[in-house]
Context: one part of a larger RNA
RNA sequence: CUGGGCUUAAAGGGCGCGUAGGCGGGUCGGCAAGUCAGGGGUGAAAGCCCCCAGCUCAACUGGGGAAGUGCCUUUGAUACUGUUGAUCUCGAGGGAGGUAGGGGCGUGCGGAACUUCCGGUGGAGCGGUGAAAUGCGUAGAUAUCGGAAGGAACACCGGUGGCGAAAGCGGCGCGCUGGACCUCUUCUGACGCUGAGGCGCGAAAGCCAGGGGAGCAAACGGGAUUAGAUACCCCGGUAGUCCUGGCCCUAAACGUUGGGUACUAGGUUGUGGACUUACAUGGGUUCACAGCCGAAGCAAAAGUAUUUAGUACCCCGCCUGGGGAGUAUGGUCGCAAGGCUGAAACUC
Repeated sequence: CUGGGCUUAAAGGGCGCGUAGGCGGGUCGGCAAGUCAGGGGUGAAAGCCCCCAGCUCAACUGGGGAAGUGCCUUUGAUACUGUUGAUCUCGAGGGAGGUAGGGGCGUGCGGAACUUCCGGUGGAGCGGUGAAAUGCGUAGAUAUCGGAAGGAACACCGGUGGCGAAAGCGGCGCGCUGGACCUCUUCUGACGCUGAGGCGCGAAAGCCAGGGGAGCAAACGGGAUUAGAUACCCCGGUAGUCCUGGCCCUAAACGUUGGGUACUAGGUUGUGGACUUACAUGGGUUCACAGCCGAAGCAAAAGUAUUUAGUACCCCGCCUGGGGAGUAUGGUCGCAAGGCUGAAACUC
């Protein structure tokens, strides 16, 4: 290279936008680059292959032929690809009218709980555990009532439910704003798909600067347990968790399943629309999304099965025995932590 693969065996990029590139709907016409056919030229000799001949044979040598998959040129063909002109509407997009939603950003407000503080009642315990102890408490705790402050998170509704590209999103109102779905079939007329590089987003933890700090809580201190206990349990407790701005860029970033299109039995449930009907507690049709069960098929099996892991096509990413190793080295990014790219010796 050919070939084979990527749910769980090695292998889908964390997710999007998009450049180059690759691939690309229907009809009619032109051209003839790819493609196909014929002719011409070239494709050195030797060698390989076939026929014949010469050394007694063979090796070897000589003669002839074939082959030389290729390139150039010329004459044609026009189904397909390409290119060009015209045209179409089913792909794609726009418009109009509706719908649902924890989609995003900002801002204001609310109640429960918690902690602290102030005041009242009260008077000896509270707390915690397997049992305890450390701890708190007569300087009045725990409990209870009233008041104030603060920070964080929003019970019930809540769902096998919704939205978002993913990360993710949940009290209520307002402002700004992205996307989706349905209906009309009004407009554009292939404007499409994918996407190496690139750009952007990207949980938690971590980092920088400034704020904030109720609860929780790495580290740390103490009490227990234990042979020990640098743990599990208990009492404390600082970073952090929260906000603003700037970095980091990882994950079991998982459906461990890249994106797009078409086709291929059904049944059932939910969410959001539209249509229809004998106006009903309903039934039927259809579209989109989200689940479950299951035929064919596929699969090593488990399983999957119109939300495909089926049947095909297009584009991207990735894999090639285990360890060494996501290490070393170089490069690059980062304040750092470290990230990305990423071997070999050796060994089984």
The part of an RNA shown here (small-subunit ribosomal RNA, central domain) has 348 nucleotides and comes from an uncultured bacterium. RNAcentral holds the full RNA, with entries from ENA and SILVA. It matches the Rfam family "Bacterial small subunit ribosomal RNA".